[in-house]
Molecule: c-di-GMP-I riboswitch aptamer
Organism: Evansella tamaricis
């Protein structure tokens, strides 16, 4: 300091599920619980994916108003500035074993 996880061991981590909180959702935190993980450690830069609250665009009705047009409610469509590090890739750094 490269490589590589067959065995050992000191550990480590913690999926669904439940419960609390937190968020519009997606999802997060804590406890509690273990399917699994040798980077299941950090990190959204690229691909995927999962949400669409806020935003555009339209349908609907209700009300303003002569008309344009405008509130406000239903409801379909795109949309990440939100999330997935236990989807993949890449950047970053660790433990213990053999070589």
């Nucleotide at each position: 300091c490269c490589u590589a996880g067959a065995a050992a061991a000191a550990g480590g981590c913690a999926a669904a599920u439940c419960u609390a909180u937190u968020g519009a959702a997606a999802a997060a935190u804590a406890g509690a619980g273990a399917c699994g993980c040798a980077a299941a450690u950090c990190u959204a830069u690229g691909g995927a994916u999962c949400u669409a609250a806020g935003g555009g665009c339209g349908u609907g009705a209700u009300g303003a108003c002569c008309u344009c047009u405008c509130c406000u409610c239903u409801u379909g469509c795109c949309u990440a500035a939100g999330a997935u590090g236990g989807c993949c890739a890449g950047g970053a750094u660790a433990c213990c074993u053999a070589g």